[in-house]
C1' cells in the first nucleotide's frame, strides 16, 4: 500500500438524531468489638481530534490518530 471492526466514567459495557447510562470500583453515613458483608446517599466522562449535515449529533457523512483483523 488496500478492505473491514472498535474509540463512551478508573475497569468492563450499553446507548441505531431530542434525557449520557448499567455493573464493579471510589467517597460518606448505619449496622458489626474489627476486616469482610449489607444497606443508604454521592462524586466522577462535554462521549479519540477536527470539519460537514440538520431546529437539534455519542448516534448520520468526510479526513486524522489510535488499535484489533483480513488481502497484497
Nucleotide at each position: 500500500g488496500g478492505g473491514g471492526g472498535u474509540a463512551u466514567a478508573g475497569c468492563g459495557c450499553a446507548g441505531c438524531g431530542g434525557g449520557a447510562g448499567c455493573g464493579c470500583a471510589c467517597u460518606u453515613g448505619a449496622c458489626u468489638g474489627g476486616c469482610a458483608g449489607u444497606c443508604a446517599a454521592g462524586g466522577g466522562g462535554c462521549c479519540g481530534a477536527g470539519g460537514g449535515u440538520u431546529c437539534a449529533a455519542a448516534u448520520c457523512c468526510c479526513u486524522c490518530u489510535a488499535u484489533c483483523u483480513c488481502c497484497a
Molecule: transfer RNA
Organism: uncultured Clostridia bacterium